Context: one part of a larger RNA
């Protein structure tokens, strides 16, 4: 010096990135318990006090006797006085919640990375959008039989985003997409009409060769023609987008106002240094003797914003971060002991 445990003066988080760790608390009874709230809760909130044993009274229940009235014993059970005793300590051992306050996220219970991650992620109920009229959409299956969906039918069934509740959800249809209409414009192949290219039965020649029908063929116009694309109109809880300069008010500052460019429209409402703020430890408050974190507010939003939802929120969380109380060997800063495991030496 190591592991696991016990006690540890005086202080009480000084430790530490963080009270990790450990201590505290604990059961039953009684008394009492706040903001705030969806009126259910918060709540065991918080806080207080009692708890053994001996003897003794009173009251209920049962049981027996009695027609009842009522009376009795005793055991057992619950209640509720008085007296007495004994320890430090009476839930004496084991079992056996720390509390509370602000704030964030996420409404909850739930569910996940079998073996590093249990969360804010995931899932919910709710909300909205779209298909889908049955031989349904959509899904497997060989373009199949043939199954699911469903022995079900739009209060159904499938996809898709949101995600509890409250209040709300703005502005843009130019771009992508989706859907609609069908007038023009452009579009393939095949078909038809038409030339033309090559081949050659068959004709001409003494020969070389020439000429050349239908067929097949090469290529070329034309001419008919479909979704589809231009083109129209609609669509945002469909992808998504959501602006610059310059000037002005009797101090100064700033600009309700005004100009002017651009755009499909220029961010509404709410929030705001935020899980989002670079500058930044912004800037005032608050709380500490001192606070890069915490809380409230400003608002100059590098780069919030409305179902890739936006702000509120009671409950709820083995979530995140701030304080505070108990409370303690985390610490100042060590000491003592026990037990196990090792090693020297004898």
């Nucleotide at each position: 010096a190591c592991c696991u445990c016990u006690c540890u003066a005086a202080g009480g988080a000084a430790c530490u990135c963080g009270g990790c760790a450990c201590a505290u608390u604990a059961g039953c009874c009684c008394c009492g318990u706040a903001a705030c709230u969806u009126c259910g809760g918060g709540a065991a909130a918080g806080g207080g006090g009692g708890u053994g044993c001996u003897c003794u009274g009173g009251a209920a229940u049962u049981g027996c006797a009695g027609u009842a009235a009522u009376g009795u014993a005793a055991u057992a059970u619950u209640u509720u006085g008085g007296a007495g005793u004994c320890u430090c300590a009476g839930u004496a051992a084991a079992u056996u919640g720390c509390g509370c306050u602000u704030a964030g996220c996420g409404a909850c219970u739930g569910u996940u990375u079998a073996a590093c991650a249990a969360a804010a992620a995931c899932a919910c109920a709710g909300c909205u959008c779209u298909c889908u009229g049955c031989a349904a959409a959509g899904u497997c299956g060989u373009u199949a039989a043939g199954a699911c969906a469903a022995a079900g039918u739009a209060u159904a069934g499938g996809g898709a985003g949101u995600g509890a509740c409250a209040a709300g959800u703005g502005a843009c249809c130019a771009a992508u997409g989706c859907g609609g209409a069908a007038a023009g414009a452009u579009u393939a192949a095949c078909g038809c009409a038409u030339c033309u290219u090559g081949u050659u039965a068959g004709c001409c020649g003494c020969a070389a060769g020439g000429c050349g029908a239908a067929g097949c063929u090469c290529g070329g116009u034309g001419u008919u023609c479909a979704a589809g694309u231009c083109c129209c109109c609609g669509u945002g809880a469909a992808u998504g987008u959501c602006g610059g300069c310059c000037g002005u008010a009797a101090c100064u500052a700033u600009a309700a106002c005004g100009g002017u460019c651009c755009u499909a429209a220029g961010g509404u409402a709410g929030c705001g240094a935020a899980a989002u703020u670079c500058c930044u430890u912004g800037u005032c408050g608050g709380g500490u003797a001192a606070g890069u974190u915490c809380c409230g507010a400003c608002c100059u939003g590098c780069a919030c914003g409305a179902a890739u939802c936006u702000u509120g929120u009671a409950a709820c969380g083995a979530c995140u971060a701030u304080g505070c109380g108990a409370c303690u060997g985390u610490c100042u800063c060590g000491g003592a002991g026990a037990g196990g495991a090792u090693c020297u030496c004898g």

This is a predicted structure of a 346-nucleotide part of an RNA (large-subunit ribosomal RNA, domain IV) from a metagenome.
The full RNA is in RNAcentral, with records from SILVA.
The prediction has a mean pLDDT of 84.
Its Rfam family is "Bacterial large subunit ribosomal RNA". Its family is annotated with structural constituent of ribosome and ribosome in the Gene Ontology.